[in-house]
This is a predicted structure of a 119-nucleotide RNA (c-di-AMP riboswitch aptamer (ydaO/yuaA leader)) from Kitasatospora mediocidica KCTC 9733. The coordinates come from a structure-prediction model, not an experiment, and the mean pLDDT is 79. Rfam family: c-di-AMP riboswitch aptamer (ydaO/yuaA leader). Its family is annotated with cyclic-di-AMP binding and regulation of gene expression in the Gene Ontology. The model forms 92% of the base pairs in the Rfam consensus.
RNA sequence: CGCCCGCGCAUGCAACCGGGCGCGGGGCCGCGGCUCGGGGUGAAGCCGCCGUCCCACCGGCGGCAGGGUCGACCUCAGACCCCAACCCGACAGCUCACCUCGCAGGCGUCGCAGAGGAA
Numbered sequence: 001c002g003c004c005c006g007c008g009c010a011u012g013c014a015a016c017c018g019g020g021c022g023c024g025g026g027g028c029c030g031c032g033g034c035u036c037g038g039g040g041u042g043a044a045g046c047c048g049c050c051g052u053c054c055c056a057c058c059g060g061c062g063g064c065a066g067g068g069u070c071g072a073c074c075u076c077a078g079a080c081c082c083c084a085a086c087c088c089g090a091c092a093g094c095u096c097a098c099c100u101c102g103c104a105g106g107c108g109u110c111g112c113a114g115a116g117g118a119a
Base pairs, nucleotide, nucleotide: 001108002107003106004105008021009020011018012017022103023102024101025100026099027098037091038088039087040086041085045064046063047062048061049060050059051058066082067081068080069079070078073117074116075115076114
C1' cells in the first nucleotide's frame, strides 16, 4: 500500500477508561397449542450419487443457485478462487418508536495490471 469483512474516522493531557460521528447485528407486545424441536449471523443454500443395511452427523464427487479478486470507481470480457465457521438454548413473523450489542479477525504485495466509460 492492497484484499475479505459491519469491524472505519476523528477525539478526551494520560489511562488497563471513555464518549462522538459512521457502518453493522439482535430484540419488541398478548393468549393458546405442538416437538421429528425451533431460531440467528454469514455468500456459504437445495438436489443427486458414494462411503453404508436404515436414519442423523461427517467425508468425497457432481448439478443448479450464491459469493470474492484481477490494483482509486462502474460495466463488459477473460482468468483464478470461495461455497466455511460459529452462536442462542425450548425461545423470538414483519415493523415506526423504543431497548440493546459489535467495530474484531484473517491474508497479500514491493508491483505494470484486457476493453470501454466516468472522474